This is a predicted structure of a 1517-nucleotide RNA (small-subunit ribosomal RNA) from an uncultured prokaryote.

RNA sequence: AGAGUUUGAUCCUGGCUCAGAAUGAACGCUGGCGGCGUGCUUAACACAUGCAAGUCGAACGAGAAAGGGAUUGCUUGCAAUCCUGAGUAGAGUGGCGCACGGGUGAGUAACACGUAGAUAAUCUACCCACAAGCCCGGAAUAACUAUUCGAAAGGAUAGCUAAUACCGGAUAAACGACCUUGGGAGCCGUAUUCAAAGCUGGGGAUCUUGGAAACAGGACCUGGUGCUUAAGGAGGGGCUCGCGUAAGAUUAGCUAGUUGGUGGGGUAAUAGCCUACCAAGGCAUCGAUCUUUAGCCGGCCUGAGAGGGUGAACGGCCACACUGGAACUGAGACACGGUCCAGACUCCUACGGGAGGCAGCAGUGGGGAAUUUUGCGCAAUGGGGGAAACCCUGACGCAGCAACGCCGCGUGGGUGAAGAAGCAUCUUGGUGUGUAAAGCCCUGUCAACAAGGAAUAAAUUGCGCAAUUUUAAUAGAUGGUGCAAUUGAAUGUACUUGUGAAGGAAGCCCCGGCUAACUCCGUGCCAGCAGCCGCGGUAAUACGGGGGGGGCAAGCGUUAUUCGGAAUUACUGGGCGUAAAGGGCGCGUAGGCGGUCUUGUCGGUCAGAUGUGAAAGCCCAGGGCUCAACCCUGGACGUGCAUUUGAAACAGCAAGACUUGAAUACUGGAGAGGAAAGCGGAAUUCCUGGUGUAGAGGUGAAAUUCGUAGAUAUCAGGAGGAACACCGAUGGCGAAGGCAGCUUUCUGGACAGAUAUUGACGCUGAGGCGCGAAGGCGUGGGUAGCGAACAGGAUUAGAUACCCUGGUAGUCCACGCAGUAAACGAUGUUCACUCGGUGUAGCGGAUAUUAAAAUCUGCUGUGCCCAAGCUAACGCAGUAAGUGAACCGCCUGGGGAGUACGGUCGCAAGACUAAAACUCAAAGGAAUUGACGGGGGCCCGCACAAGCGGUGGAACAUGUGGUUUAAUUCGACGCAACGCGAAGAACCUUACCUAGGUUUGACAUCCCGAGACAACCCCUGAAAGGGGGCUUCUUCUUCGGAAGCUCGGUGACAGGUGCUGCAUGGCUGUCGUCAGCUCGUGUCGUGAGAUGUUGGGUUAGGUCCCGCACCGAGCGCAACCCUUAUCGUUAGUUGCCAGCACGUAAUGGUGGGAACUCUAGCGAGACUGCCCCGGUUAACGGGGAGGAAGGUGGGGAUGACGUCAAGUCCUCAUGGCCCUUAUAUCCAGGGCUACACACGUGCUACAAUGGUAAAUACAGAGGGCAGCGAGCGUGCGAGCGUGAGCGAAUCCCUAAAGCUUAUCUCAGUCCGGAUUGGAGUCUGCAACUCGACUCCAUGAAGUUGGAAUCGCUAGUAAUCGCGGAUCAGCAUGCCGCGGUGAAUAUGUUCCCGGGCCUUGUACACACCGCCCGUCACACCAUGAGAGUUGAUUAUACCCGACGUCGUUGGGCUAACUAUUUAUAGAGGCAGGUGCCUAAGGUAUGGUUGAUAACUGGGGUGAAGUCGUAACAAGGUA
Repeated sequence: AGAGUUUGAUCCUGGCUCAGAAUGAACGCUGGCGGCGUGCUUAACACAUGCAAGUCGAACGAGAAAGGGAUUGCUUGCAAUCCUGAGUAGAGUGGCGCACGGGUGAGUAACACGUAGAUAAUCUACCCACAAGCCCGGAAUAACUAUUCGAAAGGAUAGCUAAUACCGGAUAAACGACCUUGGGAGCCGUAUUCAAAGCUGGGGAUCUUGGAAACAGGACCUGGUGCUUAAGGAGGGGCUCGCGUAAGAUUAGCUAGUUGGUGGGGUAAUAGCCUACCAAGGCAUCGAUCUUUAGCCGGCCUGAGAGGGUGAACGGCCACACUGGAACUGAGACACGGUCCAGACUCCUACGGGAGGCAGCAGUGGGGAAUUUUGCGCAAUGGGGGAAACCCUGACGCAGCAACGCCGCGUGGGUGAAGAAGCAUCUUGGUGUGUAAAGCCCUGUCAACAAGGAAUAAAUUGCGCAAUUUUAAUAGAUGGUGCAAUUGAAUGUACUUGUGAAGGAAGCCCCGGCUAACUCCGUGCCAGCAGCCGCGGUAAUACGGGGGGGGCAAGCGUUAUUCGGAAUUACUGGGCGUAAAGGGCGCGUAGGCGGUCUUGUCGGUCAGAUGUGAAAGCCCAGGGCUCAACCCUGGACGUGCAUUUGAAACAGCAAGACUUGAAUACUGGAGAGGAAAGCGGAAUUCCUGGUGUAGAGGUGAAAUUCGUAGAUAUCAGGAGGAACACCGAUGGCGAAGGCAGCUUUCUGGACAGAUAUUGACGCUGAGGCGCGAAGGCGUGGGUAGCGAACAGGAUUAGAUACCCUGGUAGUCCACGCAGUAAACGAUGUUCACUCGGUGUAGCGGAUAUUAAAAUCUGCUGUGCCCAAGCUAACGCAGUAAGUGAACCGCCUGGGGAGUACGGUCGCAAGACUAAAACUCAAAGGAAUUGACGGGGGCCCGCACAAGCGGUGGAACAUGUGGUUUAAUUCGACGCAACGCGAAGAACCUUACCUAGGUUUGACAUCCCGAGACAACCCCUGAAAGGGGGCUUCUUCUUCGGAAGCUCGGUGACAGGUGCUGCAUGGCUGUCGUCAGCUCGUGUCGUGAGAUGUUGGGUUAGGUCCCGCACCGAGCGCAACCCUUAUCGUUAGUUGCCAGCACGUAAUGGUGGGAACUCUAGCGAGACUGCCCCGGUUAACGGGGAGGAAGGUGGGGAUGACGUCAAGUCCUCAUGGCCCUUAUAUCCAGGGCUACACACGUGCUACAAUGGUAAAUACAGAGGGCAGCGAGCGUGCGAGCGUGAGCGAAUCCCUAAAGCUUAUCUCAGUCCGGAUUGGAGUCUGCAACUCGACUCCAUGAAGUUGGAAUCGCUAGUAAUCGCGGAUCAGCAUGCCGCGGUGAAUAUGUUCCCGGGCCUUGUACACACCGCCCGUCACACCAUGAGAGUUGAUUAUACCCGACGUCGUUGGGCUAACUAUUUAUAGAGGCAGGUGCCUAAGGUAUGGUUGAUAACUGGGGUGAAGUCGUAACAAGGUA
């Protein structure tokens, strides 16, 4: 620091996801040790049991027992008494503590918390320092005793007693008035109010009480402690205030003690804190009220930071203690382990009544994914009480459990190649695991065992010593010092040493990309994986396992959560023309911002100082545990707040001035600016009349419709409504919507000019107010044309549409409502600045001019082009989307959804505001390359047209489908399968079926044994095969043996036309012999890409020329190759024969010839070379000459980059899979030849351009020895017999149409030949299934073929025959050959295919594309819903516990007063009563949740149904 993911690719926008760090975690697998930390995040759910707050006898009274000892009585093991236990235990009065410590986070959005102040409005026990004092009296009461009630808890009555308990008095200070802020000082006055001579030490003399005395008390002196008062300190509180402190406006108004005042009450203290009266205030868009959520902070996690998240542990504050309420006591509580009441729950009960509160430490149940021991100790630290010893302390210190976290250590180190074995893979010979192991040499951490063994201990107490203080004092007190005693839970722990021993100690996740790490097997869209993209449908580096590898490591992964990455809420640090996003437009309130100069001020701003910002933490330095984690010490930081001292530029504020911003006055012209009234002509329609006659109208074509009752057409007249042609224009005006005949009236704004005036008066603008197209609504008019709905006619598969004929609302007017539009420049308003060019509208100036026009120029508006700049690109560019400033509005992935609910507005329709659940990994913008278009342009092709001949109809042949079958083997399926593989299925072929056999095999290699094998004979069988007989090796040799062949055996292996052409090679088809397909360098573009290859011409051609940011090159085109057409030359047999000779009935038959033809070698020739014209002086085109041939002369071979997962595993090769007594192999028979039917390709015909018969002429190219076969003979013929010649320019196989003559005369025929019967021939082991041919007989369909469709442009079509391959035989097929030999092309509108350019695109599997909606089915979430049921809250009323307060107090009453001693008084208590009040009840609302018959839309689903709305002009933009 980034990465993956939208696309064919690209750039951008934008979301989703990942890599990091972290956690009080949990889960899965695994687990050696130690240190330091941490451990109910859920049910503030309920709790058994134990412990967590007591202590003081130096405040007080009283005071056991067990046990032990002694004595007595005696019944010898009992009783009594005394001493001890012991002034002990356990209770009680009293004091202090229990308000600390410990727990939890329910409540609380608040002065609760944080920070900084204030208290002149306040309290403070214990502690510290200081001052003064502690006097005189009194009455009770618990404990206890007795009686008594109760199951218990717990009481009742009577009696006794003490105090540091309680009460009275004295002394003093407090309190009030005055000045003052309730401070403070002084002065004056009044009524109330204190104490424990307590307790405990020491004491010489004196006095006193008891006692005979000893002695014990007291006074007295003195110490300590305690107490009281006053005023301080420290620490701790109370109250108050500035600032900060979550979300929601789909919560906008809230408030009657409410806001303030006065009197009174109340508190430690201010205050509506409470009360009576008076006034009517107070809070709020700078967010009151309401709702939801939440303890706050130091800090912690993350982050570069700013921020974001969080508030466990540690620390500060707050709140709470079963729920709700209340007070008491006290310095302090409205009190966790106190009280009272109410409620819920639990327990005990004798049913009458009682008891309880773990959110203390352990622990239990429950909940939950989940969180520990009912441990040890007060040794340390701290706390309470005490004079102290000491006691208490689940605070705390330790231990236990848990890998929960952090940190540290170990599981060994070195050497070791036979590169062992095993395993995996596999090319079968290697490779990997791998120096890894073993082996050898070492070390000794941890653990185990053994031995030793700390620190944490300081104090306290006692006894000394010397000081200080007090004292009469060597009592006491204080600190110091010496000695002694004593104290350790953890713990025999840390640590050290020793012993032996590599011995006891490694797992988890991952390996397609992101992201480090690859192979085999299994599986076969199954099982499964997955954070995102995505893997899996038979070769899965993605699933599962093995091997190997990578990462981390006593852990590793997963899940959850937070921050980061995310500049993806943007303060730092984003955007709004088209990606999400500018309000429809204006006016204007609050608010924000604001021109020049001067002066003042100092709240903002800036600087300094001071205080504070707790500790811990973070950071730095040093130190201590062996290191580290951890801990200790010190420092720094703490961006903040407050106080204070200054500065005065800027902004603010105050004052004064200015004119440039803004505005006003004057002059002038422009304008569909607005409102109202009036007027006008053209046109449509209607009405009347005339002329006139059969149609009109409408459409792609029609029909509905109108018309003989007279339409349409035409002429004249009239009526009525609406709109204003030409001018007219990227012209004008207006804020926008919008505005168009002419005239008049009223009226708004802008602009130009020249002066003057005011003096910042300005800009923007949340709310608010107004305007606001079309359509719509209301009321009343109006209605010519047009025209939703509707009707009819067409179209169509349908047509609720497009087209046509009609036609109502509406469109028009008036007055209201509505308030939306692609209200768009998809671009908010205002101001300033920033190269140029060229139009246009308005006004002005200058030059010049008779004028018009013209040229230059200023301002305002409105257009186009373009530089810089900006932009993702497209594009924008002085009218910015550039550069800056001010203010407002809006956006944050797609869908759900501009929807639901709620609210506001509206008559309604609806508008505004505006979510969530759920779902997807995209949705989107711009541009690129293709492909496509019922887009455009140009061009080509037997593509159409023009022609010729066919197919489609018939019969037959052949192939295919289908059907059939035991099998009808398999493949090929639009063009580009179908006379195709197959250049030839009777057996064989043959792969199929049936039946019979064989199993190392029919075939190959290796090993072992034997020997021939073969041939012949017999039996059996359909054959293969089986059985038997007869016979018995060959060659070479170094003589050992080797090789060959056959048989038998063993296992490696053979074999497979079995599967996969979607695993492949090779080969082939096709677009297409179409003219295209690319590259290098350069340039342009962020990039995909573009350029070149486009353009102007031209060509068969990306052929060539010209131009051009290109310049070149490659594969294609062309040419080079073959053949054919002309000529020359060379050669002259088997070919040829002109001339010469011989011969024949005739023939190059013979001699000879080398001329010709021909053969086959080498050459020539054709190149737009020449001429004319056109064309850009080009390429090239048109014409002509010459020439055998003329513009690639004809034909062939030759097939670019690629497309179709095209075809072929059955030609061959080949990976993988499958079969192995069978899917291999042998054999016989059958099948591939079936037959209702459908299709393709052909042949023969339908006849006279013909048939038949006779006669007769002319080829080319091939083939031939298991062959071609002359001739002769024979048969009607197919053929047969015999057989010359020829391995071939020598011999053989060979023409037909044609021509001539005759006949047939338009018929199902003398056409046509299918079919069938009979008789034959040939091939072949064999023609039944199932060959070809011949003869005789038979003589079917068919009379030129519907829709549709095919071939062909010249030696072509058409027509005629000949040959060959395959082959024993079998061709109408295929491949070749020659003979005869046409017609037509004006041309490119249309059909098909193709090429180039351009355009649109939502397509890229590329139009056989994409894609929308209803319906049907399943699932999911959600709205509404008669209601039902909870929670919460408000208001009104009823009832009203405990308790405080008020009042009463006739009952009761110790202390004080009086006193006649019996009472009275003061005061108090019980009781009664009033206000307030928790819980409860009744009623009515609000908010919110759950649920509900039925219902609405939404989303998602496999290949459902119906159509085809959108994307191309998407077929109606």
The sequence is in RNAcentral, with records from ENA.